[in-house]
Context: one part of a larger RNA
C1' cells in the first nucleotide's frame, strides 16, 4: 500500500462536547481543477516482448518493430467529482402552544427505625450459636418496657419486566434555579449537515490531602470457635473508610461484552409520553418517539440477531493481526502517592 475481521473466538475507545480532516440533500446557470477523448513532444541505450539473421545448437550476439501503461503543451465534452452563482425544502435548525419524567445544583423540612444518654417500672439473665458453644454483657440493676433528649446515615409502602439522563447514574417531603427529550401547529431560517484524529469536559466504587463529622455498618486489627491446621467461613468487638465542604485520582465484567449518523427490508403481541379522526362517549381505527417479549426473510460457526439487527448499504471514528513473556520493562507524559496512559524485546510452545 492492500486483505479479512471486532455480541460470546483476537478486537468498539467509560461517555460527550467539538478542532483539523473525511464525507454530505434537490434543482437552473457557469467554470473546466478532477475525470474522459484526439492531437502533439517527450519517455537515452541496455533490458522484457514480437520478428528476421550470425557463432553446428542453445546460452549469447546483431538488425527491425512493438512497448516503455509516464510526463509535458494544445484542442474538445460537460454526464459525475471539485469551485463560482442563484433558487429550493423533504436534512438540520428557530418560533409558538402543549406535555411525561428518582434528569441535575442548592435550600429548608418530615416520620419510622437505630445508638448513645437521662428519668420510671421491674428484678435475672441478656446476648449469640448448627437452635452446638464460647469470648461479650448484667445485682454498680443488663436484657425487657414506658417517658423524655440528642445524633448521624438511609429514605419502608407507592414501586411496575415502570421513568429519567450521554455514560457514570438519579428514589421521603416542598421551594428556588437549571439541562434535555416528545407531540401538535407547518409560521421563521434555507443545507446552516454527519462523523470526529489531537484537544477539552464529564466520570461507580475503592483510594489520596486538608478540613469538619461519626449513628449503622465495617477493611485492618484484637478475643471466642471450627479444624490436623485455619492468617478464612461463623460469633463477639473493633479503626481507617462509609456521610459533608474544597482539591486530587481516571479506572471497572465502566456490559448490550454490540461505537455514531442516515436510509432500506414480513408480521404479532405488551408497556409508558403525547396527538388525530370515527362513532354508540369508552372502544376502534390512523400517524409519530420511547422501553419490552415472540417471531418472516436475511445474516450466523453454532448459540442466537432479527425495523431498538448480529438483515441490504452508505459514510466517518476506534480497534484485532496465535498463546505465553506482558498490558510488563525501558523511556516520556500526567499523579501528592497509590499508580494511570503510551508501549516492546529476548526467550519459549
Nucleotide at each position: 500500500c492492500u486483505g479479512g475481521g471486532c455480541u460470546u473466538a483476537a478486537a468498539g475507545g467509560g461517555u460527550g462536547c467539538g478542532u483539523a480532516g473525511g464525507c454530505g440533500g434537490c434543482g437552473g446557470c457557469u467554470u473546466a481543477a478532477g475525470u474522459a477523448g484526439g492531437a502533439u513532444g517527450u519517455g537515452a541505450a541496455a533490458u522484457c516482448u514480437c520478428c528476421c539473421g550470425g557463432c553446428u545448437c542453445a546460452a549469447c550476439c546483431g538488425g527491425g518493430g512493438a512497448a516503455c501503461u509516464g510526463c509535458g503543451u494544445u484542442c474538445u465534452a460537460a454526464a459525475c467529482u471539485g469551485g463560482g452563482u442563484u433558487g429550493c425544502u423533504u436534512g438540520a435548525g428557530u418560533a409558538a402552544g402543549a406535555u411525561a419524567g428518582a434528569g441535575g445544583u442548592g435550600u429548608g423540612c418530615g416520620g419510622a427505625a437505630c445508638u448513645u444518654c437521662c428519668g420510671g417500672u421491674g428484678g435475672a439473665g441478656c446476648g449469640g450459636u448448627g437452635a452446638a458453644a464460647a469470648u461479650g454483657u448484667g445485682u454498680u440493676g443488663a436484657u425487657a418496657u414506658c417517658g423524655g433528649a440528642a445524633g448521624g446515615a438511609a429514605c419502608g409502602c407507592c414501586a411496575g419486566u415502570a421513568g429519567c439522563g450521554a455514560a457514570a447514574g438519579c428514589g421521603g417531603c416542598a421551594c428556588a434555579c437549571u439541562g434535555g427529550g416528545u407531540c401538535u401547529u407547518a409560521a421563521c431560517u434555507g443545507a446552516c449537515g454527519c462523523u470526529g484524529a489531537g484537544g477539552c469536559a464529564c466520570g461507580a466504587a475503592a483510594g489520596c490531602c486538608a478540613g469538619g463529622g461519626g449513628a449503622g455498618c465495617a477493611a485492618a486489627c484484637g478475643g471466642g470457635a471450627u479444624u490436623a491446621g485455619a492468617u478464612a467461613c461463623c460469633c463477639c468487638g473493633g479503626u481507617a473508610g462509609u456521610c459533608c465542604u474544597g482539591g486530587c485520582u481516571g479506572u471497572a465484567a465502566a456490559c448490550g461484552a454490540u461505537g455514531a449518523g442516515c436510509a432500506c427490508u414480513a408480521g404479532u403481541u405488551g408497556g409508558g409520553a403525547g396527538g388525530g379522526g370515527a362513532c354508540u362517549u369508552g372502544u376502534c381505527c390512523c400517524a409519530u418517539c420511547c422501553c419490552g417479549c415472540c417471531g418472516a426473510a436475511g445474516c450466523u460457526a453454532a448459540c442466537g440477531c432479527a425495523u431498538u439487527a448480529a438483515g441490504u448499504a452508505u459514510c466517518c471514528c476506534g480497534c484485532c493481526u496465535g498463546g505465553g513473556g506482558a498490558g510488563u520493562a525501558c523511556g516520556g507524559c500526567c499523579g501528592c502517592a497509590a499508580g494511570g496512559c503510551u508501549a516492546a524485546a529476548a526467550c519459549u510452545c
Predicted 3D model of a 349-nucleotide part of an RNA (small-subunit ribosomal RNA, central domain) from an uncultured prokaryote. The prediction has a mean pLDDT of 87.